[in-house]
């Protein structure tokens, strides 16, 4: 330098172009002599950045940034 993949909650990951979710973590409560576990509830996202297409974009297209793999 060329090509591919990935980027979504603190972490690991989902999400047919049509209300952004789960598990773990964290917080509160119940339970216990107490802790853990269990159970119930809650908090947490302008979906890497900027444009485009569309009635509507996390999703499709373009450029950029970062990570990663391959080729040279």
């Nucleotide at each position: 330098g060329c090509u591919g993949g990935c980027g979504u909650a603190g972490c690991u990951c989902a999400a047919u172009g049509g209300c952004a979710g789960a598990g773990c973590a964290c917080c509160u409560g119940u339970u216990u002599u107490g802790u853990a576990a269990a159970c119930a509830g809650g908090c947490g996202g302008c979906u890497g950045c900027g444009g485009g297409u569309u009635c509507g974009a996390g999703u499709c297209c373009c450029a950029c940034c970062g990570c990663u793999a391959g080729c040279u």

Predicted 3D model of a 72-nucleotide RNA (transfer RNA) from a Deltaproteobacteria bacterium. The source organism's lineage runs through Bacteria, Pseudomonadati, Myxococcota and Myxococcia. Model confidence (mean pLDDT): 81 of 100. It matches the Rfam family "tRNA". RNAcentral holds the sequence, with entries from ENA.